[in-house]
RNA sequence: AAUUCCCUUGCGGGAGAGAUCGGUUAGACCGACGCCGAAGGAGCAACCGCCCCGGAAACUCUCAGGCACCAGGAUCGCAAGGGUCAU
Repeated sequence: AAUUCCCUUGCGGGAGAGAUCGGUUAGACCGACGCCGAAGGAGCAACCGCCCCGGAAACUCUCAGGCACCAGGAUCGCAAGGGUCAU
């Protein structure tokens, strides 16, 4: 120096499931029943590696979170900043 890789930030796209019932009346809160999986977390394990061991999912569970709008949202695209393998 460089998007190889990682992290952060901004913008855009971004699913699913009760505007359920009651307290008390939209919201918030509490309780009840019914659901969702794409914050997080956990589990099995395909797979991968430096193969003793380790890393491991968009699969599974639903602790957490969520079930009109708002917000959040794995992940995708673009941009900026920081770090950084090889060369």
Molecule: Glycine riboswitch aptamer
Organism: Xanthobacteraceae bacterium